[in-house]
Molecule: Glycine riboswitch aptamer
Organism: soil metagenome
């Protein structure tokens, strides 16, 4: 790296509508943009930026962090 277990946040149970579907608001921690730093100007990249994808009871999912295997 990997895998197994545990911890792990933010924001609508929002309205219209039979339904498909729309409509306003929101959020930052899967991915992605963008670039504060770095650096050989090649690249590289934050817990920072945009919110495109995701998300906005609970459940899933969740960067990250602890332990145990390889």
């Nucleotide at each position: 790296a990997a895998u197994a277990c545990g911890g792990g946040a933010g924001a609508g149970a929002u309205c219209c509508a039979a339904a498909a579907g729309g409509a306003c608001g929101c959020c930052g921690a899967a991915g992605g943009u963008g670039a504060a730093g770095u650096a050989g100007u090649a690249g590289u990249a934050a817990a920072c930026u945009c919110u495109c994808a995701g998300g906005c009871a609970a459940a899933a999912g969740g960067a990250c962090c602890g332990u145990g295997u390889u």